[in-house]
RNA sequence: GUCCUUUUCGUCUAGUGGUAAGGACAUCGCCUUUUCACGGCGAAAACGGGGGUUCAAUUCCCCCAGAGGAUA
Numbered sequence: 001g002u003c004c005u006u007u008u009c010g011u012c013u014a015g016u017g018g019u020a021a022g023g024a025c026a027u028c029g030c031c032u033u034u035u036c037a038c039g040g041c042g043a044a045a046a047c048g049g050g051g052g053u054u055c056a057a058u059u060c061c062c063c064c065a066g067a068g069g070a071u072a
Stems, first nucleotide, its partner, number of pairs: 001071007010025004018055001027043005048064005
């Protein structure tokens, strides 16, 4: 340089065009407990950036950026 894969809450991850973007761990609050832990209930928290297609994009297409890989 070329090609391929990938980017979603703090972390890991589900989500093949419309539904509240869900789950686990972590964090915070309340309950429980003499206290802590465990347990129960609840809360906050995310679609890498730009453009396009579409009535509608996390999802499809293009470019850029990051990460990983193949090749020379």
This is a predicted structure of a 72-nucleotide RNA (transfer RNA) from Watanabea reniformis.
It matches the Rfam family "tRNA". The family's RNA type in Rfam is transfer RNA.
The RNAcentral record of the sequence draws on ENA.